[in-house]
RNA sequence: CAAGUCAGCCGGAUAAUCGCUGGUAUCGUCAGAUACUGGAGGAAAGUCCGGGCUCCACAGGGCAGGGUGCCAGGUAACACCUGGGGGGCGUGAGCCUACGGAAAGUGCCGCAGAAAAUAUACCGCCUGCCAGCUUGCUGGCAGGUAAGGGUGAAAUGGUGCGGUAAGAGCGCACCGCGCUGCUGGUAACAGCAGUGGCAGGGUAAACCCCACUCGGAGCAAGACCAAAUAGGAAAGCGAUGGCGCGGCCCGCGUUGCUUUCGGGUUGGUCGCUUGAGGCCGGUUGGUGACUUCCGGUCCAGAUGAAUGAUUAUCCAAGACAGAACCCGGCUUACAGGCUGACUUUUUUA
Numbered sequence: 001c002a003a004g005u006c007a008g009c010c011g012g013a014u015a016a017u018c019g020c021u022g023g024u025a026u027c028g029u030c031a032g033a034u035a036c037u038g039g040a041g042g043a044a045a046g047u048c049c050g051g052g053c054u055c056c057a058c059a060g061g062g063c064a065g066g067g068u069g070c071c072a073g074g075u076a077a078c079a080c081c082u083g084g085g086g087g088g089c090g091u092g093a094g095c096c097u098a099c100g101g102a103a104a105g106u107g108c109c110g111c112a113g114a115a116a117a118u119a120u121a122c123c124g125c126c127u128g129c130c131a132g133c134u135u136g137c138u139g140g141c142a143g144g145u146a147a148g149g150g151u152g153a154a155a156u157g158g159u160g161c162g163g164u165a166a167g168a169g170c171g172c173a174c175c176g177c178g179c180u181g182c183u184g185g186u187a188a189c190a191g192c193a194g195u196g197g198c199a200g201g202g203u204a205a206a207c208c209c210c211a212c213u214c215g216g217a218g219c220a221a222g223a224c225c226a227a228a229u230a231g232g233a234a235a236g237c238g239a240u241g242g243c244g245c246g247g248c249c250c251g252c253g254u255u256g257c258u259u260u261c262g263g264g265u266u267g268g269u270c271g272c273u274u275g276a277g278g279c280c281g282g283u284u285g286g287u288g289a290c291u292u293c294c295g296g297u298c299c300a301g302a303u304g305a306a307u308g309a310u311u312a313u314c315c316a317a318g319a320c321a322g323a324a325c326c327c328g329g330c331u332u333a334c335a336g337g338c339u340g341a342c343u344u345u346u347u348u349a
Stems, first nucleotide, its partner, number of pairs: 002344009012314007020039008041320001045331002048329005053218004060250004065214005070084005085099001086097004100209002105207002107203003122149002124145009157175006176198001177196008222270004232261006241255004275298001278297005285290001
């Protein structure tokens, strides 16, 4: 210099004029007026998780069903985050991980190939016998073989040496695998030692088994006020019943309930923004996620849906994109700009 990896930040600014809206104060019978002050995001998005809150409702046990899946922590909680372990990728900084169990059982592994489980012999190798004949080949039969070749994602442990008629864990060494023990670690695991020739593998993001965990519905939840109508019609069950609790059973509660047709209301207020909070400064503990304590500051609450328009200057010439009960996460989108640490190539000293 170039190329990367990880983390963080900004994502328009200033001034003027007019306009919209929340709050406070004053004035006004009301409508409203004036002044001050606040007014979309890093993802507000997706609606994928977890909760707060509200109701069922006083709300228990079991089955089924759902979720998660290495270990230890964090958190209100989680499928999230942090740290570690195993496996994989990368020269590296780093990144990914759908990571319990195949010795409980079932299923599947197409085609190719002799053969993918009741394991086998296509080409081959060796031995014996017979026939032909160019005396060393060809063919047939019997026996042995799975080391070599071929097929395949995968061929029944791997490499090497010995041994054999030819071979083979047949034997040996190392590796692998099983079992036992020791050491380190909270643990997942790692290392070491001994022992056994040990023999079909893979797949659970297939069914399944195991461990832990789980009420439901949702702000269009729910509460109140006002107003209006038809104090409607029909059918069914009847305390041994009906109804309620996502499905089923038990249990519990309650005393009427279910279905169909038809009618009225579609208005207003609350919920609604002070939060397990955000930001700023310090502080305790921790590798870290986080956590202890103190101080400061209130930071949108619309409801047919508020923050817009114009001018001037600067500039990075403006990307993705708009709250609707709230919060903690994850995922996705993003023009341009800035900062820090680390890795690698080349060059120079």
The RNA shown here (Bacterial RNase P class A) has 349 nucleotides and comes from a Gammaproteobacteria bacterium. The prediction has a mean pLDDT of 75. The source organism's lineage runs through Bacteria, Pseudomonadati, Pseudomonadota and Gammaproteobacteria. It was read from a public genome assembly, where an Rfam model found it.